Predicted 3D model of a 99-nucleotide RNA (TPP riboswitch aptamer (THI element)) from a bacterium. Its Rfam family is "TPP riboswitch aptamer (THI element)". Rfam 15.1 lists 16,130 matches to the family in 8,693 species. Rfam's curators write: Vitamin B(1) in its active form thiamin pyrophosphate (TPP) is an essential coenzyme that is synthesised by coupling of pyrimidine and thiazole moieties in bacteria. The previously detected thiamin-regulatory element, thi box was extended, resulting in a new, highly conserved RNA secondary structure, the THI element, which is widely distributed in eubacteria and also occurs in some archaea. Analysis of operon structures identified a large number of new candidate thiamin-regulated genes, mostly transporters, in various prokaryotic organisms. The sequence was found by an Rfam model in a public genome assembly. Its mean pLDDT, the model's own confidence on a scale to 100, is 79. The model forms 96% of the base pairs in the Rfam consensus.

[in-house]
RNA sequence: CAGGAGCAAUGGGGGUUGUUUCACUGCUGUGAAACAUGAGAUAUACUCCUUGAACCUGAUCCGGUUAAAACCGGCGUAGGAAAUUGCUCUCACCCUCAU
Numbered sequence: 001c002a003g004g005a006g007c008a009a010u011g012g013g014g015g016u017u018g019u020u021u022c023a024c025u026g027c028u029g030u031g032a033a034a035c036a037u038g039a040g041a042u043a044u045a046c047u048c049c050u051u052g053a054a055c056c057u058g059a060u061c062c063g064g065u066u067a068a069a070a071c072c073g074g075c076g077u078a079g080g081a082a083a084u085u086g087c088u089c090u091c092a093c094c095c096u097c098a099u
Base pairs, nucleotide, nucleotide: 003090004089005088006087007086008085009084010083011049012048013047014046016043017036018035019034020033021032022031023030024029055080056079057078061074062073063072064071
């Protein structure tokens, strides 16, 4: 120094489901509250940015769980996907010096 990891500043990307109750209602709709899972269910937020499983496509997918589910797993060494700078730590190879 390359690589790897962490932090900061500024900028950018992304998701927002399911069930129950109540009210309105012609309704499969709308609003509010509660519950389930989770980092996060539109948050003063959370999270991710090529070191890329944040997130999207596949997908009205497949298997399992559940009150239900986008909940768990597969799919997935698949195809896409948003960054610069500074600082710190670690450090192969190479170079120099000493013995």